[in-house]
RNA sequence: GGGCGAGUAGCUCAGUUGGUGGAGCAAUUCCUUUACACGGAAGAGGUCACGGGUUCGAGCCCUGUCUCGCCCA
Numbered sequence: 001g002g003g004c005g006a007g008u009a010g011c012u013c014a015g016u017u018g019g020u021g022g023a024g025c026a027a028u029u030c031c032u033u034u035a036c037a038c039g040g041a042a043g044a045g046g047u048c049a050c051g052g053g054u055u056c057g058a059g060c061c062c063u064g065u066c067u068c069g070c071c072c073a
Base pairs, nucleotide, nucleotide: 001072002071003070004069005068006067007066010025011024012023013022019056028042029041030040031039049065050064051063052062053061
């Protein structure tokens, strides 16, 4: 330098044909216990990597940039 893939909650990851952003774990509060653990319940937590474009509407489509991984040279 070229090619491919990934970037979504604190972590690991879903998100179907573009139409209200989710799950598990973690953390917080409460119940339970003398207390801890286990178990149960509730609510919170998001600039969907960053900009631009298309569209009535973008996590999803197009384009540029950045970061990470793999391959080629």